[in-house]
RNA sequence: CAAGCCAAGGGCAAACCCGCCGUAAGGCGGGGACGCAAAGCCUCCGGUCUGAGUUUUCAGACAGCGGGGCUGCCGGUU
Repeated sequence: CAAGCCAAGGGCAAACCCGCCGUAAGGCGGGGACGCAAAGCCUCCGGUCUGAGUUUUCAGACAGCGGGGCUGCCGGUU
């Protein structure tokens, strides 16, 4: 430096339940763990979803759908 099988110390937290916010997708907080080596951050590209619109489209949501960008813990083993 790489691999992330395994080690150690930690980290995050799906579904579901409760409360609040939002027209909605969904978000935030608490409980809870299915999982995650970037499940840390960013909508740049594709995708999916929501609302408005006859359509072109516009405004949003998902970073735990994939790609991309930025940052980053560990060092047992090979």